[in-house]
Context: one part of a larger RNA
RNA sequence: UCCGGCGAGUGUGCGUACGUAGCGAGGCUAAGGCUCAUUGAGCUGUAACCGUAGCGAAAGCGAGUCCUAAUAGGGCGAAUAGUUGCGUGCGUACGACCCGAAACCCGUGUGAUCUACCCAUGGCCAGGUUGAACUCUCGGUAACACGAGAGGGAGGACCGAACCGGUGAUCCUUGCAAUAAUCUCGGAUGAGCUGUGGGUCGGAGCGAAAGACUAAUCAAACCGGGUGAUAGCUGGUUCUCUCCGAAAUGCCUUUAGGGGCAGUCUCCGGAGUUCAGUUGCGGAGGUAGAGCACUGGAUGGGCGAUUUCUCACAAUGUGAGAGAGAACCCGAUCAAACUCCGAAUUCCGUAACUCCAGAUCCGGGGAAUGAGGCUCUGAGUACUAAGAUCCAGGGCCGAGAGGGGAAUAACCCAGACCAUCAGCUAAGGCCCCCAAGUACAUGCUAAGUGGAAAAAGAAGUGAAGUUACUCAGACAGCUGGGAUGUUGGCUUAGAAGCAGCAAUCAUUUAAAGAGUGCGUAACAGCUCACCAGUCGAGUGAUUUUGCGCUGAAAAUAUAUCGGGGCUCAAGCAUGUCGCCGAAGCUAUGGACUUGACGCAAGUCGAGUGGUAGGAGAGCGUUCUGUUGUAGGUCGAAGGCGUGCCGCGAGACACGCUGGACGAAGCAGAAGUGAGUAUGCCGGA
Numbered sequence: 001u002c003c004g005g006c007g008a009g010u011g012u013g014c015g016u017a018c019g020u021a022g023c024g025a026g027g028c029u030a031a032g033g034c035u036c037a038u039u040g041a042g043c044u045g046u047a048a049c050c051g052u053a054g055c056g057a058a059a060g061c062g063a064g065u066c067c068u069a070a071u072a073g074g075g076c077g078a079a080u081a082g083u084u085g086c087g088u089g090c091g092u093a094c095g096a097c098c099c100g101a102a103a104c105c106c107g108u109g110u111g112a113u114c115u116a117c118c119c120a121u122g123g124c125c126a127g128g129u130u131g132a133a134c135u136c137u138c139g140g141u142a143a144c145a146c147g148a149g150a151g152g153g154a155g156g157a158c159c160g161a162a163c164c165g166g167u168g169a170u171c172c173u174u175g176c177a178a179u180a181a182u183c184u185c186g187g188a189u190g191a192g193c194u195g196u197g198g199g200u201c202g203g204a205g206c207g208a209a210a211g212a213c214u215a216a217u218c219a220a221a222c223c224g225g226g227u228g229a230u231a232g233c234u235g236g237u238u239c240u241c242u243c244c245g246a247a248a249u250g251c252c253u254u255u256a257g258g259g260g261c262a263g264u265c266u267c268c269g270g271a272g273u274u275c276a277g278u279u280g281c282g283g284a285g286g287u288a289g290a291g292c293a294c295u296g297g298a299u300g301g302g303c304g305a306u307u308u309c310u311c312a313c314a315a316u317g318u319g320a321g322a323g324a325g326a327a328c329c330c331g332a333u334c335a336a337a338c339u340c341c342g343a344a345u346u347c348c349g350u351a352a353c354u355c356c357a358g359a360u361c362c363g364g365g366g367a368a369u370g371a372g373g374c375u376c377u378g379a380g381u382a383c384u385a386a387g388a389u390c391c392a393g394g395g396c397c398g399a400g401a402g403g404g405g406a407a408u409a410a411c412c413c414a415g416a417c418c419a420u421c422a423g424c425u426a427a428g429g430c431c432c433c434c435a436a437g438u439a440c441a442u443g444c445u446a447a448g449u450g451g452a453a454a455a456a457g458a459a460g461u462g463a464a465g466u467u468a469c470u471c472a473g474a475c476a477g478c479u480g481g482g483a484u485g486u487u488g489g490c491u492u493a494g495a496a497g498c499a500g501c502a503a504u505c506a507u508u509u510a511a512a513g514a515g516u517g518c519g520u521a522a523c524a525g526c527u528c529a530c531c532a533g534u535c536g537a538g539u540g541a542u543u544u545u546g547c548g549c550u551g552a553a554a555a556u557a558u559a560u561c562g563g564g565g566c567u568c569a570a571g572c573a574u575g576u577c578g579c580c581g582a583a584g585c586u587a588u589g590g591a592c593u594u595g596a597c598g599c600a601a602g603u604c605g606a607g608u609g610g611u612a613g614g615a616g617a618g619c620g621u622u623c624u625g626u627u628g629u630a631g632g633u634c635g636a637a638g639g640c641g642u643g644c645c646g647c648g649a650g651a652c653a654c655g656c657u658g659g660a661c662g663a664a665g666c667a668g669a670a671g672u673g674a675g676u677a678u679g680c681c682g683g684a
Stems, first nucleotide, its partner, number of pairs: 001684006011094013026050002032044005054061002064076004097236002100233001104226004109222002116200009125190001127159003130155001134151006163187003168183003202218001204214002239618006249262005263369002265366007273357001274359001276354009289341001290339002295335003299331004306324008372397007380389002402413003417590004422586003428580003431564003437577001439576006450566001456550002460547010477534005483507003489501002513528001517526002591608007619673001621670006631661001638657006645650001
């Protein structure tokens, strides 16, 4: 992992609602008793209970009563339906749908053969080294001290086997091993190691102390019990079809992944257009926008209270100049917490019309939900960041299949009852992959732009303008001129158009700057502006705009068109016709739900996506009654097939197998349906 079997809303009491049956202003018995009898059945039993009257704290009064001075007003009542079985839903107490803790408590319970410490009694420590005290002899001293030599053999001394340990690494990590192996390493006469016997234990022992150890178990052992502990948590929860169909919100919560109430769903009963939409009318409002009248911000100017600095003077001041500057005025502005104004949409009321729908409202039974998500619009937070977060309004996913978007919950189109080798369309498409135009018309693009991106940049190219020059000859090219006062003045070593400063006149001219750039040490030289000639038709500047270009670097491989491939496109723009294209719509047949009509058969409408969940109708299994039944060795149950019926769960028939049991129908009762629980047992 697979196969087979087992495996989860049950039972009782009480409450409540609905269904059903009996009786009904009543209903019903409980224990007990009697009779029969196998479990049990029938009869009896009217005590209790519920209902038939309420109100008041009560006395009490009573269809009323209480408050009260009240005959006022108000509260609660009255104008009748209950009750007892059975069934079902739900609640509640119990293990309460099933499995699952970590824990807690209890006991003359079991453990110190492991290990911790202790007691008693034994055992063990190769070999080598160091050489304390002390003693003796000699030297030495006044005597000691002191020195030397010899002897001596101390030590939680040294090195190192056994033994005890376990430092580092390797190895092992379905191991040789639930802690080993190899190398290495620490202690090795000591607080040493060890044999045997004995002692101390569960809130207790023991601990050179690590919460260590107490039998592979320790922040409270193991075994048994309380025990089916509890689990707002995770997982699982078994047949079919039909109808409807959510929520992920608000308030509160030792509450936040749980609940209570409300909201939204469903079922039953009741009301019967009350709902919704549109239009008219009447109201609500301060947003968008706009504005500056208020509150504030911010800006230029005017005027200028007040004030600063400097200077002069006849000096507590006066005058002149310069600066800052409130308030006010003018111009032009900004605002979520500004408003003199002010929409659209929206909301409320009302009338008419439309609509009859799984509209609306009321009462009751049953829920689920209370983690939401994306997208568009309007805001906040953030960076006008986020597949971010938090609100509001819509849509969708959730719970929605189908077509498009290459693939892709949410985007676009569109809501799947079933069947069809029929038709029309939507979004999106029509060269091939790939259904349908290599369609038409007019342009654009040359960048494979299309088929990713900004600021910024550019004689890319198309369109529309404005403007200047131009046959009295423009623009570009070519030829020639480009001078004189003058080397202007200053500065400077020099400064002659061209280092720099200031100035920038005049003359001759067709024209020529006190000079545009290169150049020289300074000159020189080249060139430009400007002019003429030559040439012979357009040439510059600028604005708006279409499409392109640069800007443009990423990690395995083209890889930012789905691919092939595409250039008067198969790209882009505008227009036109046709076609394809879905579970949409239509057509034909069928099934079911529901409404209306109908006695019925049926007819005509509307409908039939669906998670949580509500409601309805069924199938099948075991057992009981009918049943000692029908049936059955001329072949039961079970098994394997085939056919056929049913929307389905499933049913039936036949064949084979099997070899002895056993229906259907109508009722009743449940140990009643398996694929998932790291389910349990067995097998492979």
Description:
A computed fold for a 684-nucleotide part of an RNA from a bacterium, annotated as large-subunit ribosomal RNA, domain II. It matches the Rfam family "Bacterial large subunit ribosomal RNA". The coordinates come from a structure-prediction model, not an experiment, and the mean pLDDT is 86.